Molecule: transfer RNA
Organism: Alphaproteobacteria bacterium
């Protein structure tokens, strides 16, 4: 310098293909059961979907440039 991945809630991920309420585990609050932890149940909060455009009634999804980030390859030593 070229190619390809990946960015979604504290942590880990799905969702994208085929656009139409943003979900799952863990965690984390609160209640019940327990004499207390722990444990199990229900409820519940929490998220600018890396960023700026662009398309479209409608974009996590599509196209586009940018940022981190990670692989491969080139080149230099």
């Nucleotide at each position: 310098c070229g190619g390809g991945g990946c960015a979604u809630a504290g942590c880990g991920c799905a969702g994208c293909c085929u656009g139409g309420u943003a979900g799952c585990g863990c965690g984390c609050u609160a209640c019940a059961c327990u004499g207390g932890g722990g444990g199990u149940g229900u409820a519940g909060a929490g998220g600018u979907c890396g960023u700026a455009g662009g398309u479209u009634c409608a974009a996590a999804u599509c196209c586009u440039g940018c940022u981190g980030u990670c692989c491969c390859g080139a080149c230099c030593a």